[in-house]
Context: one part of a larger RNA
RNA sequence: CUGGGUUUAAAGGGUGCGCAGGCGGACUGUUAAGUCAGUGGUGAAAGCCCCGGGCUCAACCUGGGAAUUGCCAUUGAUACUGGCGGUCUUGAGUACAGUAGAGGUAGGCGGAAUGCAACAUGUAGCGGUGAAAUGCUUAGAUAUGUUGCAGAACACCGAUUGCGAAGGCAGCUUGCUAUGCUGUUACUGACGCUCAGGCACGAAAGCGUGGGGAUCAAACAGGAUUAGAUACCCUGGUAGUCCACGCCCUAAACGAUGUCAACUAGUUGUUGGGUCUUCACUGACUCAGUAACGAAGCUAACGCGUGAAGUUGACCGCCUGGGGAGUACGGCCGCAAGGUUGAAACUC
Numbered sequence: 001c002u003g004g005g006u007u008u009a010a011a012g013g014g015u016g017c018g019c020a021g022g023c024g025g026a027c028u029g030u031u032a033a034g035u036c037a038g039u040g041g042u043g044a045a046a047g048c049c050c051c052g053g054g055c056u057c058a059a060c061c062u063g064g065g066a067a068u069u070g071c072c073a074u075u076g077a078u079a080c081u082g083g084c085g086g087u088c089u090u091g092a093g094u095a096c097a098g099u100a101g102a103g104g105u106a107g108g109c110g111g112a113a114u115g116c117a118a119c120a121u122g123u124a125g126c127g128g129u130g131a132a133a134u135g136c137u138u139a140g141a142u143a144u145g146u147u148g149c150a151g152a153a154c155a156c157c158g159a160u161u162g163c164g165a166a167g168g169c170a171g172c173u174u175g176c177u178a179u180g181c182u183g184u185u186a187c188u189g190a191c192g193c194u195c196a197g198g199c200a201c202g203a204a205a206g207c208g209u210g211g212g213g214a215u216c217a218a219a220c221a222g223g224a225u226u227a228g229a230u231a232c233c234c235u236g237g238u239a240g241u242c243c244a245c246g247c248c249c250u251a252a253a254c255g256a257u258g259u260c261a262a263c264u265a266g267u268u269g270u271u272g273g274g275u276c277u278u279c280a281c282u283g284a285c286u287c288a289g290u291a292a293c294g295a296a297g298c299u300a301a302c303g304c305g306u307g308a309a310g311u312u313g314a315c316c317g318c319c320u321g322g323g324g325a326g327u328a329c330g331g332c333c334g335c336a337a338g339g340u341u342g343a344a345a346c347u348c
Stems, first nucleotide, its partner, number of pairs: 004319003008301001012316001014201004021194003025088007033081002035077008049065006091191001092188004096183005103177007110154001114150008125136002162169002206247006216240001220236004258315006266293011297304002321348003330341004
């Protein structure tokens, strides 16, 4: 390379956008590059292969043929692919009318809880645990009430719900903004799919500068437990957790399932639309999602099953025994932490 794979055995890139590249709807004309056919030239000889001949045979030598699957030129063919031209509407998109939502971003507001502070009532405990102790408390705690301040998160609704490309998104409200779905005509007329590099986004933790600091809480301290206890439990507690700006770029970033398109039994629930129907309860059909079960089929099995892991096509990523090792070295990126790319010896 061919071939085989990629939910769980090794293997789907964290996600999207997208240049190059690859692939690409219907009809028609033209061209003849690919493609196919014919002819000519060339494709050295030897060797290989086939049919013969010569050494007594063979090895060896030798005559002829075939092969040399290729390249060049030329004459044709035109179904398919390509180039060029024309037309089309079903793919794609735009407009319009509805409609949905925790989609994003900036501002305003709210109540509960927590902590703290002040005042009041009140008196001996509170707290914590398996049991305790550390801790707090007569300088009046805990508890109760009133008032105030602070920061963070939004109970119920709440759901197998919804939205988003993924990460993710939840009090209420306003501005700005993006998106999906449905419907009917109207419009553009293949404008499409995928995508190495590239660009953008990317939980938590972490980093830089400046704020903020209620709660919780790595580190740390103390008390327990224990043979020990650098833990699990308890009392405290600093980074951090929050905000702004700038970095980091990794996750079991999971559906462990790449994206797009076509085709292939059904049944049940639910979300958002539409059409028809019923006096009404409703019922029927249909599109887009989200779940449960299952025909055929697939699978090593588990299971998947119109949202496929079925049947096919297009394009990309990735895999090739375990360990060594996601390590070393080098490159690139980063303030650092580190990330990314990524071996070998050796060993089983």
Model confidence (mean pLDDT): 87 of 100. Small-subunit ribosomal RNA, central domain from an uncultured Comamonadaceae bacterium, 348 nucleotides, folded computationally.